[in-house]
Molecule: Bacterial RNase P class A
Organism: Actinomycetales bacterium
RNA sequence: CGAGUCGACCGGGUGGCCGCGUCGGGCCAAUGGCCCGCCGAGGAACGUCCGGGCUCCGAAGGGCAGGGUGGUGGGUAACGCCCACCCGGGGUGACCCGCGGGACAGUGCCACAGAGAAGAGACCGCCGAACCCGGCUCCGGUCGGGCGCGGCAAGGGUGAAACGGUGGUGUAAGAGACCACCAGCACCCCAGGUGACUGGGGUGGCUCGGUAAACCCCACCCGGAGCAAGGUCAGACAGCAAGCGUUCGAGGGCGGCCCGCCCGAGCUUGCGGGUAGACCGCUGGAGGAGUGCGGCAACGUACUCCCGAGAUGGAUGGCCACCCCCCGCCUCGGCGGGGACAGAACCCGGCGUACAGGUCGACUCGCCUC
Numbered sequence: 001c002g003a004g005u006c007g008a009c010c011g012g013g014u015g016g017c018c019g020c021g022u023c024g025g026g027c028c029a030a031u032g033g034c035c036c037g038c039c040g041a042g043g044a045a046c047g048u049c050c051g052g053g054c055u056c057c058g059a060a061g062g063g064c065a066g067g068g069u070g071g072u073g074g075g076u077a078a079c080g081c082c083c084a085c086c087c088g089g090g091g092u093g094a095c096c097c098g099c100g101g102g103a104c105a106g107u108g109c110c111a112c113a114g115a116g117a118a119g120a121g122a123c124c125g126c127c128g129a130a131c132c133c134g135g136c137u138c139c140g141g142u143c144g145g146g147c148g149c150g151g152c153a154a155g156g157g158u159g160a161a162a163c164g165g166u167g168g169u170g171u172a173a174g175a176g177a178c179c180a181c182c183a184g185c186a187c188c189c190c191a192g193g194u195g196a197c198u199g200g201g202g203u204g205g206c207u208c209g210g211u212a213a214a215c216c217c218c219a220c221c222c223g224g225a226g227c228a229a230g231g232u233c234a235g236a237c238a239g240c241a242a243g244c245g246u247u248c249g250a251g252g253g254c255g256g257c258c259c260g261c262c263c264g265a266g267c268u269u270g271c272g273g274g275u276a277g278a279c280c281g282c283u284g285g286a287g288g289a290g291u292g293c294g295g296c297a298a299c300g301u302a303c304u305c306c307c308g309a310g311a312u313g314g315a316u317g318g319c320c321a322c323c324c325c326c327c328g329c330c331u332c333g334g335c336g337g338g339g340a341c342a343g344a345a346c347c348c349g350g351c352g353u354a355c356a357g358g359u360c361g362a363c364u365c366g367c368c369u370c
Stems, first nucleotide, its partner, number of pairs: 001366010012323007020040002023037006042341001046352002049350005054226004066222005071085005086100001087098004101217002106215002108211003123156002125152004131146006164182006183207001185204008230280004239271006251263004287306008324339007
């Protein structure tokens, strides 16, 4: 210099004017109106895919059904997330990808092609004896072809995949039929590792295909609904039914719970009817930043500092000026155009997806120069 791989981050700025919403203050003829002031979207606020907090309902324990997860170890409130490692695959490399338990528990499926797709199979082929035809003949045979029969699976051919590979022995031809080596499988032993697993040695029968995002099996996890949860006040309305209670006390208060004390005639559920106003829940939290310590890391912990959306038909916008960035044009410092994706709704942790333009760091490969 060129080509690349990871990671982190920004995502227009300043000023003025107008507008909208919550809150605070003030005034007024006050379910409101006006004025002043503070504040007012994001890295994804998005999709709502996964996990939790919170709330209500349900619930002894265990099991069935159903759903989910799936290498190992760790992190976490939890996860299908994250980190590290293992195994497999890709790349010269930095690095990337994996929906990564079980196919000797059982069942199913394997398109097209092909003879045969799982205890398989014979199309071409190889071999054998008999018969038929033809050539040669020293008449004993021999060579070639045909027909069906039998043997074989070496070679060809099909396929994503064909029931181990190479060499030899053997045979009519062949074949793990037998032998050597190699690959694979099962079991045992040794060494390393928390573990997945890795390295080495031995024994065995000789070989058993793939598919579980097919049923299924194994291990582990999972109660349901969601802030329109749930609660308070006001207003409106029409009750009905069932259950449990009223000396054997439902229900409520005090209380972490039991006991105990007090109140005590209603309470709960379902159906029907009515209303849809206000308030709480509501935003300071598994919160963020920096430094130190522990850890390879995810992360944990201590200290210090910081934290000004909360709407409810749903506010957060527009214009102008200057600057910044990009594109186009030319008379070269001016003109014109543009600045993405998107947008809170109870709150967090993730994942996924969208995104104009830009910044920084670490690393790899190639070439050149000193």